[in-house]
RNA sequence: GAUAAGGCCAGACUAUGUGAAAACAUAGGACGGAAAGCCACUGACCUAAAGUGCUCUGACACCAGGGUAGAAGGGCUGCCGAA
Numbered sequence: 001g002a003u004a005a006g007g008c009c010a011g012a013c014u015a016u017g018u019g020a021a022a023a024c025a026u027a028g029g030a031c032g033g034a035a036a037g038c039c040a041c042u043g044a045c046c047u048a049a050a051g052u053g054c055u056c057u058g059a060c061a062c063c064a065g066g067g068u069a070g071a072a073g074g075g076c077u078g079c080c081g082a083a
Base pairs, nucleotide, nucleotide: 001080008033009032013028014027015026016025017024018023031070037076038075039074041073042072044068045067046066051062052061053060
């Protein structure tokens, strides 16, 4: 970062499975992506099983040790080579 070349990934949704949930995996599918490759370091966001409080037995509130890298910053790595 281009009306280049060779390519790559795969949103929503669907099916199956895992999970308390958020969400994730596999297959299909492509909205899009110049790192939409990898990493949970920083803040942010999502969920709240267990726990705590309240209640008096069912709701509520708090809470990450769970999750999101296609939300932001940061770190590492990679293909091509016009202006």

Predicted 3D model of an 83-nucleotide RNA (c-di-GMP-I riboswitch aptamer) from a soil metagenome. The RNAcentral record of the sequence draws on MGnify. Rfam family: c-di-GMP-I riboswitch aptamer. Rfam's curators write: GEMM was predicted in a large-scale screen for bacterial structured RNA regulatory elements.